[in-house]
RNA sequence: CCGUGCGGGAGAGUUCGGGCGGCACUCAGGUCGUUCGGCGCCGAAGGAGCAACUCCUCCCCGGAACCUCUCAGGCAGCAGGGACCGCACGGG
Numbered sequence: 001c002c003g004u005g006c007g008g009g010a011g012a013g014u015u016c017g018g019g020c021g022g023c024a025c026u027c028a029g030g031u032c033g034u035u036c037g038g039c040g041c042c043g044a045a046g047g048a049g050c051a052a053c054u055c056c057u058c059c060c061c062g063g064a065a066c067c068u069c070u071c072a073g074g075c076a077g078c079a080g081g082g083a084c085c086g087c088a089c090g091g092g
Base pairs, nucleotide, nucleotide: 001091002090003089004088005087006086007085008084013039015038016037017036018035019034020033021032022031023030040075041074042073046071047069048068049067053063054062
């Protein structure tokens, strides 16, 4: 430095409308799930950009953020993902 395992790990709409299905129901209507669309929003997989910095005698080239953009991804909870941190093991 790389990989694996375990643990920790944030942010942003329980938003509006349509279709379908379930529940319940005398009707109207309600509620949950799913899907499509609209507007709003987040940023810590990835991607892109600038660039402090780094490499070098210097320049160029190269590397380069949790900074920026939001293409991707994500926005109740659960689940999943998750930069990064800790421990253990393995390899170079």

A computed fold for a 92-nucleotide RNA from a soil metagenome, annotated as Glycine riboswitch aptamer.
Rfam family: Glycine riboswitch aptamer. Gene Ontology term of the family: glycine biosynthetic process.